Description: A computed fold for a 478-nucleotide part of an RNA from a Saprospiraceae bacterium, annotated as small-subunit ribosomal RNA, 3' major domain. Rfam family: Bacterial small subunit ribosomal RNA. The sequence was found in a public genome assembly. Lineage of the source: Bacteria > Pseudomonadati > Bacteroidota > Saprospirales > Saprospiraceae. Model confidence (mean pLDDT): 83 of 100.
[in-house]
Context: one part of a larger RNA
This record gives sequence, structure tokens and C1' cells, in this order.
RNA sequence: UGACGGGGGUCCGCACAAGCGGUGGAGCAUGUGGUUUAAUUCGAUGAUACGCGAGGAACCUUACCUAGGCUAGAAUGUGAGUGACUGCAUGGGAAACUAUGCAUUCCAGCAAUGGACGCGAAACAAGGUGCUGCAUGGCUGUCGUCAGCUCGUGCCGUGAGGUGUUGGGUUAAGUCCCGCAACGAGCGCAACCCCUAUUUUCAGUUGCCAGCACGUAAUGGUGGGGACUCUGGAGAGACUGCCGGCGUAAGCCGCGAGGAAGGUGGGGACGACGUCAAGUCAUCAUGGCCCUUACGUCUAGGGCUACACACGUGCUACAAUGGCAGGUACAGAGGGCAGCGAAGCCGCGAGGUGGAGCCAAUCUCACAAAGCCCGUCCCAGUUCGGAUUGGAGUCUGCAACCCGACUUCAUGAAGCUGGAUUCGCUAGUAAUCGCGCAUCAGCCAUGGCGCGGUGAAUACGUUCCCGGGCCUUGUACA
Repeated sequence: UGACGGGGGUCCGCACAAGCGGUGGAGCAUGUGGUUUAAUUCGAUGAUACGCGAGGAACCUUACCUAGGCUAGAAUGUGAGUGACUGCAUGGGAAACUAUGCAUUCCAGCAAUGGACGCGAAACAAGGUGCUGCAUGGCUGUCGUCAGCUCGUGCCGUGAGGUGUUGGGUUAAGUCCCGCAACGAGCGCAACCCCUAUUUUCAGUUGCCAGCACGUAAUGGUGGGGACUCUGGAGAGACUGCCGGCGUAAGCCGCGAGGAAGGUGGGGACGACGUCAAGUCAUCAUGGCCCUUACGUCUAGGGCUACACACGUGCUACAAUGGCAGGUACAGAGGGCAGCGAAGCCGCGAGGUGGAGCCAAUCUCACAAAGCCCGUCCCAGUUCGGAUUGGAGUCUGCAACCCGACUUCAUGAAGCUGGAUUCGCUAGUAAUCGCGCAUCAGCCAUGGCGCGGUGAAUACGUUCCCGGGCCUUGUACA
């Protein structure tokens, strides 16, 4: 100087407390451990692994296993030569591939020759998801959006180092004020950026429709209009600016004014010096090492989907604030050309048929659901719950046996609120309800990322648990 203390002081955080909803019990989904296996590819492992890499494992992916092939090799470049491009047949084979045979001659130019496109000997550069993340770059997690981490000069100290950065206040903040052997500065904080809440102005098509007409069974459908909603460009607006109180100041307090918004308005992006030899050589890049008729590469099939069991994360429930049936209302944000696909018709339905319109504020996916109205069930393992299983189907795809989703009929399991424990959340939040997107032929999505609808309770307080900041103290630790 740090680190540590079941030392002290002080401050903060959904840290506790106060509340609301979950987890742990059930069934299923998914990840992991373990076990099994020819293989169940690899990585991630307290917090910071475990719906994680994976934003799509039937083939492919795929790295694993079995079997069959290849060896300048599966891909790319140069390339003698050859042929237009290219296509076909037969035998073997699961395919990869292999054996044999055949057809085919492009463009410019008189020609020589040149050019394009394929095949392709030799040769040169191969290739490796093999090892080392403790050789590395890059990227990332975490402490932590915590308020800290440092430097120059000066001063103090033999020196390590200190001072500044401590102190008194204040703040979300090393934020600001005052004081002070310090005076300044940098990286962080804040602000500058984006979205959102109000308004002005400009611009109105595909959006809108107040007023004026036309028209319809009905609809901004038509003429027209820019008022309104909205869209999207430019501004305004919030700064403790004003008032009162307290205070030297910074600042704090006020069911204070004004205002759509008030003291950082709400949300996002943004992560200091560093810590964990943290994670990743399997995104990529890369040193070293290793393989080279194989640890490379092609193909078929299998596996990554196994199952006594254990754990994590979720979904659905156990019901009456509910289930079922009928009627009826209101979103936002997105996607669409190998695409979205309307009306109509067929089917109980998944879906089929059909093909209008749309490169989309135009058409379409697309009926939002909870809600509201009316009816029924009457507390039961039930009209709760839907696992499991049998039958029949639909769709995608070369192909749904291993191993897809969905529909329909039947079947109806466990489960009556869950031990110790443990998690999230302070407001348009929790809870609850549906909708969309990426990936994607399809989909094991209950996941992830977004969007809107309905919409709470509680916070006395900081004694205690956890984590952290600052000052101080002890130390046989570095």
C1' cells in the first nucleotide's frame, strides 16, 4: 500500500421487511448429470453452466458410429491437351462410384489464329470441427451503470509511498459547494444520440371525412376537401426557470403556481482502471504440435430422440373470480414474389379446390383474446384436468419405421394448491389475455425476440440475511 475480520462508523441496492404471483408435489416439454450404447459428436459446470453455443438434428445439417469407396484428393486458382455447350444406353451397386458403348463441333476470321464455355493428364498451392483458450488476436460473461481508476507539476517521506481523491455538507453520481500543501488535468458520471409523452408548422397518398354534392341493400364507394385522426420532416417545450420556507453556499422542502409533462418525466443504446491464467483454437483468424492410401474426403444406413434414476428451466392443471355453448365489441407491432393468397364452392375438421388482388398506409396473412350479454353445469376426480393409448385422416417433403406437425372419433391417467426451501417484481410494473417475427420445405416453439389489451397490492423502516461504496481500526496474510 492492499486484502481480510462472526472490528467500528456511515451510505446504497426488490438486500431484508411490507405485499402480489410463482418454484419445490402432479403430467408433459426442454436442457444437464448419470447410466446405457457400435455411436448416443463436441463445448458450457457456484454466483457468471444446465429452453446455454442451437434464430429450427427425419435425409442434409453432422463434427459421432457401422459398412462400402477415393488418394494431387470433396472445393478454388494456374493449366498441356481435348471437346461446342451437352445428352443417352447397358452391366454391377444401397448409393458413392465403376466397366463398356454411343451421339454431339459454338462465335469471329479467307486462313493462320484468337475468344467463350465444359471435361481434364502432370505439377504447384491441398485438407483436418485433430491437440493446446495455460502460447494468442478478436468477441463475450461477471463484479457493475457500482462510482470509482489515474496522471502532470508542486509539497511531505531515507524509501515503499503519501498528499491531491481526506474533512464539513449535498447528490443517483469523485454530482456540486465550502474548507484544506496543494494547483490543475485525463478515463469514467452527467450531457450530446434513438424511442416515447404535449404542441406548432410544412406536406397530403395508398391514410383521413367535418362541411358540400352524387350513389348504394351496405361500405370514403365517387366528385371533392386538408378541418380532424394519422403518417413523417422541421421546430417549440423542462432549466429548480418562477414563488414561499430553511441554508454561508451547493442544495433541500411545498395536495405552491403555471404546464401535456417537475426536479434524471419514462424507456433504450452507451460498461472507466481492472478482477476471475473466467468463456470461446467448433463462428472466424492465428503461433506451436500432430495426421497425410488418413485424424483427409465421398456415399448409404444408423446415432445426436436411448432410460432404473437425479437436478435446472418452463408449459398445462388441480377448477365456480371457473368449464362449456350461443351472441357481440375494441388493438399494436410485424411478414409477404420459388411469396402472402381474398371471395365462392367441397369437407365435422386439419385441409382441398379456386384464383381476384398485392413488390403492398392500396391487396393479403387476419376472426385478436381476455371483456360484455344470455344460457347451462351445482362442488363431484366432476360438463374440472388433459397425459396415455387405439382407429381413421390432412399437410410438408425423394422419404415421416427408428424420428414430424396438425385434424377427427374413441380412451380418459396423475393431479383436490404442493415439506424443508427458494425465485421474480416498486407502475402502466407484477399478474393476466391474445397477436406478430426471426430460423424455417415441414416442425417436436410450451423456447427466444417483439407488440398491444385489461390492470393491482405494498414499502413502517434499516435491527437482521446477501452484495456493494467511502472513512477508520486490528493483523503472525501478500